[in-house]
Molecule: c-di-GMP-I riboswitch aptamer
Organism: Photobacterium profundum
RNA sequence: AAGGCAAACUAUUCGAAAGAAUAGGACGCAAAGCUUCCGGCCUAAAAAGGUAUUAUUUGUAUCUUAAAUAAUAACCCUCAUGGUAGCGGGGUUGCCGAU
Numbered sequence: 001a002a003g004g005c006a007a008a009c010u011a012u013u014c015g016a017a018a019g020a021a022u023a024g025g026a027c028g029c030a031a032a033g034c035u036u037c038c039g040g041c042c043u044a045a046a047a048a049g050g051u052a053u054u055a056u057u058u059g060u061a062u063c064u065u066a067a068a069u070a071a072u073a074a075c076c077c078u079c080a081u082g083g084u085a086g087c088g089g090g091g092u093u094g095c096c097g098a099u
Stems, first nucleotide, its partner, number of pairs: 004029002009024006027086001033092003037089003040084003047078001049076003052072007
């Protein structure tokens, strides 16, 4: 010097979400190629727990309280089996030029 990748944002699609894919677009990147092995961060569908409501049963005994069981969707909370390689470390591969 050539060449490469593409943040935010926009559109469409996928996804519960986080986020991803494709197209446009360039904030940046010398591994911003690949890989969740380690740590961090994001999300919380499923699952566990709590609260609430309703129903049933039992007891008390009289009009409203206690316990147990079940169901419901709502809220709170824990959690990755979901993500992030453009959060860091590790692993692994590698283009061009010069020396």